[in-house]
This is a predicted structure of a 72-nucleotide RNA (transfer RNA) from a Gemmataceae bacterium. Its Rfam family is "tRNA". By type it is a transfer RNA.
C1' cells in the first nucleotide's frame, strides 16, 4: 500500500430501515435483616465523527478516526 471485519451505558451483548434503543452485570436509592450478604422494588447511565439517501437510519452509502485479520 490492496482487500475484508469490527466500533452501541463503566463492562459484556442484542436490536440489520419503523413502539420512548433492550438485557445481564456494575453503580445509586428504598424495602427486608440486630447488621452484612442474598433477595425484592425503583433510578441514573450508550449508538466513534461528519455528511448523504429516505416520510423515517444503530441499521444503507461516502469520507475520516480507532482496533483487528489477511495479501504483498
Nucleotide at each position: 500500500g490492496g482487500u475484508c471485519c469490527c466500533g452501541u451505558g463503566g463492562u459484556u451483548c442484542a436490536a440489520g430501515g419503523g413502539c420512548g434503543a433492550g438485557a445481564a452485570u456494575c453503580c445509586c436509592u428504598g424495602g427486608c435483616c440486630c447488621a452484612c450478604a442474598u433477595c425484592c422494588a425503583g433510578g441514573a447511565g450508550a449508538u466513534g465523527a461528519u455528511g448523504g439517501u429516505u416520510c423515517g437510519a444503530c441499521u444503507c452509502c461516502a469520507u475520516c478516526c480507532g482496533g483487528g485479520a489477511u495479501c504483498a
The coordinates come from a structure-prediction model, not an experiment, and the mean pLDDT is 81.